Context: one part of a larger RNA
RNA sequence: AAGUAACGACAACGGGGGUGAGAAACCCCCGCGCCGAAAGCCCAAGGUUUCCUGCGCAACGUUAAUCGGCGCAGGGUGAGUCGGCCCCUAAGGCGAGGCUGAAAAGCGUAGUCGAUGGGAAGCAGGUUAAUAUUCCUGCACCGUGCAUGACUGCGAUGGGGGGACGGAGAAGGCUAGGUCAGCCGGCUGAUGGUUGCCGGUUUAAGCACGUAGGCAGUCACCUUAGGCAAAUCCGGGGUGGCAAUGCUGAGAUGUGAUGACGAGCCCCCACGGGGGCGAAGUGAUUGAUGCCCUGCUUCCAGGAAAAGCCUCUAAGCUUCAGGUCAUGUGUGACCGUACCCCAAACCGACACAGGUGGGCAGGGUGAGAAUCCCCAGGCGCUU
Numbered sequence: 001a002a003g004u005a006a007c008g009a010c011a012a013c014g015g016g017g018g019u020g021a022g023a024a025a026c027c028c029c030c031g032c033g034c035c036g037a038a039a040g041c042c043c044a045a046g047g048u049u050u051c052c053u054g055c056g057c058a059a060c061g062u063u064a065a066u067c068g069g070c071g072c073a074g075g076g077u078g079a080g081u082c083g084g085c086c087c088c089u090a091a092g093g094c095g096a097g098g099c100u101g102a103a104a105a106g107c108g109u110a111g112u113c114g115a116u117g118g119g120a121a122g123c124a125g126g127u128u129a130a131u132a133u134u135c136c137u138g139c140a141c142c143g144u145g146c147a148u149g150a151c152u153g154c155g156a157u158g159g160g161g162g163g164a165c166g167g168a169g170a171a172g173g174c175u176a177g178g179u180c181a182g183c184c185g186g187c188u189g190a191u192g193g194u195u196g197c198c199g200g201u202u203u204a205a206g207c208a209c210g211u212a213g214g215c216a217g218u219c220a221c222c223u224u225a226g227g228c229a230a231a232u233c234c235g236g237g238g239u240g241g242c243a244a245u246g247c248u249g250a251g252a253u254g255u256g257a258u259g260a261c262g263a264g265c266c267c268c269c270a271c272g273g274g275g276g277c278g279a280a281g282u283g284a285u286u287g288a289u290g291c292c293c294u295g296c297u298u299c300c301a302g303g304a305a306a307a308g309c310c311u312c313u314a315a316g317c318u319u320c321a322g323g324u325c326a327u328g329u330g331u332g333a334c335c336g337u338a339c340c341c342c343a344a345a346c347c348g349a350c351a352c353a354g355g356u357g358g359g360c361a362g363g364g365u366g367a368g369a370a371u372c373c374c375c376a377g378g379c380g381c382u383u
Base pairs, nucleotide, nucleotide: 013031014030015029016028017027018026032380033379034378035377040360041359042358043357046340047339050338051075052074053073054072055071056070060068061067080141081140082336083335084334086119087118088117092113093112094111098107099106100105122139123138124137125136126135142332143331144330145329146328147327148326149325150324151323152322153317154316158312159311160310161309166299167298168297169296172292173291174290177286178285179284180283181282183200184199185198186197187196202259206255207254208253213248214247215246216245217242218241219240220239221238222237223236224235226234227233261281264277265276266275267274268273300303346355347354362374363373364372
């Protein structure tokens, strides 16, 4: 220079009350304004206690601060079903032997790792200052051990099936959701004419049923140079029966549920809250980018693997063991779980107008996830 520039999006604040030494900024109430395919909600990654409560204000906060993602202390993350671990494999990694190399080492078989993929099973309500598909209540389900009963050819690292998959397009059936009406409750309504507002919900599984649809002919027997052995399995060939049969499949309906929730009402209160009772709980219409659909049609560039699963036999075992079904009774460890997550908590030296993958998707307008205005919810961006 200079008490100058700046104080980081022009979404916006105002009033009353409280606390306090002190209040434009903290807390409560009222009004106003902003976002609303987000500036709301839920996850993954990453962060790692930032979460909640009490006590503080030196420093941090572009000002003040009684406030805080700040300081100090205490508390907080509860799982058979969510995710991991586990089983399985992909690219890729490692790699017994092996090959190569002067060596270091490189490559690589068997194998072993490796999810971003495949593989068993849970929903609704309630509850905490802070966790909840984890706790509690109610109603479920899966794997596995044992016992009992009934029936019974069981048996694999091997064979077969299945798992099992691309792009685009179109139609139908549904549901989530929305809207309207009915019904219920409360408030409001004045003069002779038909008011306005709020709420009205409900799960999975068990099932039970097996629909709109989709797919394949199906069943029995005989035979068989294939599936590295075997096979009753798969594949090839043949004969006969049947006109259907089997598989798959959303949703709806009933049940679950005489439950729970529920506007509101009543009681208590230390004004933070706690306890109890509880009405109606129907229909129509619209309707997805979600489900049926890993379907159907079509195209060429022809679109993972392996295990779990089903089945077949081999060795073997065959009064045993084993298998199937039912019932009962046990069992299900370990790790993650707080909080932020388009951001003041992640990546950007900062409480930085930048960057950051997935899910949810209300009303009016509209072709629309555009636009503008609003709901739920969240904010007024720290002078």